[in-house]
Formats: sequence, C1' cells, structure tokens
RNA sequence: GGUCAGGUAGCUCAGUUGGUAGAGCGCCGGUCUGAAAAACCGGAGGUCGCCGGAUCGACGCCGGCCCUGACCA
Repeated sequence: GGUCAGGUAGCUCAGUUGGUAGAGCGCCGGUCUGAAAAACCGGAGGUCGCCGGAUCGACGCCGGCCCUGACCA
C1' cells in the first nucleotide's frame, strides 16, 4: 500500500426487507435480613467512530476520513 471484518450504555454484545435503540453484567434505589450476600422489583445511563450525500425518514444504504483486528504484498 491492497482486501476483508469490526467501531452501538461503564464492560461484553444484540439490533434484516430503512420507521422514534435493547439484553446480560456493572451502577443507584426499594423489598427481604439483626446486618450482609443471594433473590425479586424499579430506575438512571446512548449526539449508534467523524463528516457529507441520497431518502418524508438512517444504527442499517452511498462516498470520504479516523481507529482496531485478520490476511496479502
């Protein structure tokens, strides 16, 4: 330098014919307990890597760029 895969909550990851973004763990509160842990209930937390384009509408499509990994040279 080229090809491919990936970038979504603090972490690990879902999110298919484009239609207002979720799970588990973690965190906070509650129930329970003498007090904890566990269990159960509830809650907070996201400019979906960045910029632009097409579209009534984009996490998902198109172009460019950045970062990570694998492979080729």